Model confidence (mean pLDDT): 84 of 100. A computed fold for a 72-nucleotide RNA from Candidatus Roizmanbacteria bacterium CG10_big_fil_rev_8_21_14_0_10_45_7, annotated as transfer RNA. The RNAcentral record of the sequence draws on ENA. It matches the Rfam family "tRNA". Its family is annotated with triplet codon-amino acid adaptor activity in the Gene Ontology. The source organism's lineage runs through Bacteria, Bacteria candidate phyla and Candidatus Roizmaniibacteriota.
RNA sequence: GCCGGGAUAGCUCAGGGGCAGAGCAAUCGUUUCAUAAGCGAUGGGUCGGAGGUCCAAAUCCUCCUCCCGGCA
Numbered sequence: 001g002c003c004g005g006g007a008u009a010g011c012u013c014a015g016g017g018g019c020a021g022a023g024c025a026a027u028c029g030u031u032u033c034a035u036a037a038g039c040g041a042u043g044g045g046u047c048g049g050a051g052g053u054c055c056a057a058a059u060c061c062u063c064c065u066c067c068c069g070g071c072a
Stems, first nucleotide, its partner, number of pairs: 001071007010024004018055001026042005048064005
């Protein structure tokens, strides 16, 4: 330098045009003499950055940054 994959909640990851989600973690409640586990609830996101397409973009297109792999 070229090619491919990835970046979404504190962590691990789904979602590939029409409300942003799960598990774990956190907080509160319940239960217990108490703690843990269990059960219920609540909060938490500029979807890596910029621009474009579209009525509508996390999702499609372009450029950039970072991470992983391959080729040279």